Context: one part of a larger RNA
RNA sequence: UUGGGUGUAAAGGGUCCGCAGGCGGCCUUAUAAGUGAAAGGUGAAAUCCACUAGCUUAACUAGUGAACUGCCUUUCAAACUGUUUGGCUUGAGGUUGGAAGAGGAGAGCGGAACUGCCAGUGUAAGGGUGAAAUCUGUGGAUAUUGGCAGGAACGCCCGUGACGAAGGUGGCUCUCUGGCCCAUACCUGACGCUCAGGGACGAAAGCUAGGGGAGCAAACAGGAUUAGAUACCCUGGUAGUCCUAGCUGUAAACGAUGGGCACUAGGUGUUUCCGUCUUAGACGGGGGUGCCGCAGCUAACGCAUUAAGUGCCCCACCUGGGGACUACGGCCGCAGGACUAAAACUC
Numbered sequence: 001u002u003g004g005g006u007g008u009a010a011a012g013g014g015u016c017c018g019c020a021g022g023c024g025g026c027c028u029u030a031u032a033a034g035u036g037a038a039a040g041g042u043g044a045a046a047u048c049c050a051c052u053a054g055c056u057u058a059a060c061u062a063g064u065g066a067a068c069u070g071c072c073u074u075u076c077a078a079a080c081u082g083u084u085u086g087g088c089u090u091g092a093g094g095u096u097g098g099a100a101g102a103g104g105a106g107a108g109c110g111g112a113a114c115u116g117c118c119a120g121u122g123u124a125a126g127g128g129u130g131a132a133a134u135c136u137g138u139g140g141a142u143a144u145u146g147g148c149a150g151g152a153a154c155g156c157c158c159g160u161g162a163c164g165a166a167g168g169u170g171g172c173u174c175u176c177u178g179g180c181c182c183a184u185a186c187c188u189g190a191c192g193c194u195c196a197g198g199g200a201c202g203a204a205a206g207c208u209a210g211g212g213g214a215g216c217a218a219a220c221a222g223g224a225u226u227a228g229a230u231a232c233c234c235u236g237g238u239a240g241u242c243c244u245a246g247c248u249g250u251a252a253a254c255g256a257u258g259g260g261c262a263c264u265a266g267g268u269g270u271u272u273c274c275g276u277c278u279u280a281g282a283c284g285g286g287g288g289u290g291c292c293g294c295a296g297c298u299a300a301c302g303c304a305u306u307a308a309g310u311g312c313c314c315c316a317c318c319u320g321g322g323g324a325c326u327a328c329g330g331c332c333g334c335a336g337g338a339c340u341a342a343a344a345c346u347c
């Protein structure tokens, strides 16, 4: 490489957009590049293969044939692919009318809790634990009442509920804004799918600058525990956590399951839209999201119309373990480091 694979054995890119490329609906016209058929030419010799022959045999050598799976020319065919002519509406997109939603961004507002400060009441403890101690407190703590300030997060509702491409999104109101879905069958007329490279987004931690800082809390300090205890437990506590602007670009970024289309028993929840009716409700149709389960698949577990089934198209990736999510080089980054990615050696 071919092949075989990628939920859990090695293997799906974190996610989407998208140029090139690959692939592509129905009817029709032409063409004949691909494709198929026929004929002719060529395809050196040797080699290979078959059958003979010659050295006593074999290797070896020679003869004849076949083959040389290829290329060129001409003629024919026109189903399929390509190109081309004209058209179609089911794919795709749009119009119109509805509906749901923690989808995104900005601004404003709210209550509970917490901490601090001020004031009142009040007195000896409080706090913490397995038990304690460090710690706070007669300079009046803890508790309780009133007031003020501050920052962060939004209890119940909350639901294998909703939305988003993924990361993710949850108090309330307003403004701006993206996408999906249903009904309609009015418009365009294949405008599609996928996508190497490229671009954008991308939890947490981390970095730069400036703010902010209630609670929590790496590091750090102390108290315990212990043989020790650089831990688990306790008392404190700084970065950080929050905001603005920029960077980083990684995660068990997971459904450990790439995207698209079509087909292949059902049952039962839930969410949302629509239709019918004898509108409490039942039945039917569509889009999500769960559970159970047949055929089929699977090494098994399990998956099973939300496939890991049956097929097609495109991309990514794997090819024994360690060395090695490494070295070197390149490229990106302020840095930490990220991406790409070997070999010796060894089992």
Stems, first nucleotide, its partner, number of pairs: 003319004007301002012315001014201004021194003025088003030083002033081002035077008049065006091191001092188003096183003103177007110154001114150008125136002162169002206247006215241002220236004258314006266292012296303002320347003329340002332337001
RNAcentral holds the full RNA, with entries from SILVA. Small-subunit ribosomal RNA, central domain from a metagenome, 347 nucleotides, folded computationally. Its Rfam family is "Bacterial small subunit ribosomal RNA". Gene Ontology terms of the family: ribosome and structural constituent of ribosome.